Model confidence (mean pLDDT): 90 of 100. Large-subunit ribosomal RNA, domain IV from Caldilineaceae bacterium bin5, 345 nucleotides, folded computationally. Its Rfam family is "Bacterial large subunit ribosomal RNA". Rfam links the family to the GO terms ribosome and structural constituent of ribosome. It was read from a public genome assembly.
Context: one part of a larger RNA
């Protein structure tokens, strides 16, 4: 120089992409503790005060209960009194020492405000722990039993030694409120009709061949599933859920009109957002100064209703923002310990 530890004046995040890193805080007693809350909790919320040691004094009390003593008719017992021993053991008062008494070591830092995920839990064994996965709930679709599904050529097995409150798939994910329109496309369900539509059945005919009988070879109509066409239905089924033009007595703006367009034309609700290009949108907080941050507007480039929407106590080694405390992260480095490098032997 390197690793690791220890301490610093004055300042205390000015450092940084970020307080990363380290400090601070930390035990026990006791006081006191908010908003919100699903009334459990948020709570160890925060904030505070006390804490050795001698003496009264092992004291008050507490636990246990021994020896006596008593009662029941006599013993045995049993029940009252009864208080040794033993164990335990405060508050209080007086006093004394140090800078310092949870005297050393181990031992939460805290608040406010968003996002996401309800939660405990599981994960990329060896860079990712997390808003991913799972999950209790909720919905839908299949399965009636030799059951649907899985697995194996199979025999069989699982399911399940169970029987629709089972079982097996797909989608949401606790819990409050809620979950709009559109069935044209596509899927899947229903549809005793009708089109179409194979082999088969049929066999009009029609061709080879032969003397004939025949034997060969073709082949019309008609008959003939399932599918598909067709008719309906279905969205917690794949999915979708417009455009132009005009218009109110300042202006703007348009409840209103008018026109294409379509299966429908985005309902609640949230909204520059884990989504917003423009964009550091515009206004408001905060801050001496804020492309992040919170709260508003709403012009949603391109939120949005179970690929869920919107809300929310609690929780979380998530993720932003802000403050107090606190500090070598910083101005600015400085000294010292222990180990190396390193030079000398």
């Nucleotide at each position: 120089c390197c690793u690791u530890c220890g301490u610093c004046a004055a300042g205390g995040a000015a450092c940084u992409a970020g307080g990363c890193a380290a400090a601070a805080a930390u035990g026990g007693u006791c006081c006191g503790u908010a908003a919100c809350u699903u009334c459990g909790g948020g709570a160890g919320a925060a904030g505070g005060a006390c804490c050795g040691c001698c003496u009264c004094g092992g004291u008050a009390g507490a636990g246990u209960g021994a020896a006596g003593g008593u009662a029941c008719a006599g013993a045995c017992g049993u029940g009252c009194c009864g208080g040794a021993g033993c164990u335990u053991g405060a508050g209080g008062a007086g006093g004394c020492c140090g800078c310092a008494g949870a005297g050393a070591a181990g031992a939460g830092g805290c608040c406010c405000u968003g996002c996401c995920g309800a939660c405990u839990g599981u994960u990329u064994a060896c860079c990712a722990a997390a808003a991913a996965c799972a999950c209790a709930g909720g919905u839908c679709c299949g399965u009636g039993c030799g059951a649907a599904g899985u697995u194996g050529a199979g025999a069989g097995a699982c399911g399940a030694c169970g029987u629709a409150u089972a079982c097996g798939g797909g989608c949401u994910g606790a819990c409050g409120c809620c979950u709009g329109c559109c069935c044209a496309g596509u899927g899947c369900c229903g549809g005793a009709a009708g089109g179409u539509u194979a082999a088969g059945g049929g066999g009009a005919g029609a061709g080879g061949u032969g003397a004939g009988a025949g034997c060969u070879u073709u082949g019309a109509a008609c008959u003939g599933a399932a599918g598909c066409c067709c008719c309906g239905g279905u969205g917690a089924a794949c999915g979708g859920c417009g455009g132009c033009c005009g218009u109110a007595a300042c202006u703007a703006u348009a409840a209103c009109g008018g026109u294409c367009c379509u299966a429908a034309g985005g309902u609640a609700g949230c909204g520059a957002a884990a989504u917003u290009c423009c964009u550091u949108g515009u206004c408001g907080g905060g801050u001496a100064a804020g492309u992040u941050c919170c709260g508003a507007c709403c012009c949603g480039c391109a939120c949005g209703a179970a690929a869920g929407g919107c809300g929310u106590a609690a929780c979380g080694a998530g993720u932003g923002g802000g403050g107090c405390a606190c500090u070598g992260u910083c101005u600015c480095g400085a000294c010292g310990g222990a180990g190396g490098g390193c030079c000398c032997g």